The RNA shown here (transfer RNA) has 78 nucleotides and comes from a Methanobacteriota archaeon. Lineage of the source: Archaea > Methanobacteriati > Methanobacteriota. It matches the Rfam family "tRNA". The family's RNA type in Rfam is transfer RNA.
RNA sequence: GCUCGUGUGGUGUAGUUCGGUCCAUCAUGCCGCCCUUUCGAGGCGGCGACCCGGGUUCAAAUCCCGGCACGAGCACCA
Numbered sequence: 001g002c003u004c005g006u007g008u009g010g011u012g013u014a015g016u017u018c019g020g021u022c023c024a025u026c027a028u029g030c031c032g033c034c035c036u037u038u039c040g041a042g043g044c045g046g047c048g049a050c051c052c053g054g055g056u057u058c059a060a061a062u063c064c065c066g067g068c069a070c071g072a073g074c075a076c077c078a
Stems, first nucleotide, its partner, number of pairs: 001074007010028003020058001029047006051067005
């Protein structure tokens, strides 16, 4: 340099195929309450995310383009 893959709350993930039921999933975390002699465990409620920019569309986490980061393969290595 070329090709391919991945990027979602603090962390790990589902959802992307075939755009809409997603003001977004689950667990963990954090906060409050309940329970408990106390702690832990448990129960209930809440908080919090789509890597960046642009495009298409009535509508984008999802499709398209460019970029960035990480990973894999290939090439180059005078």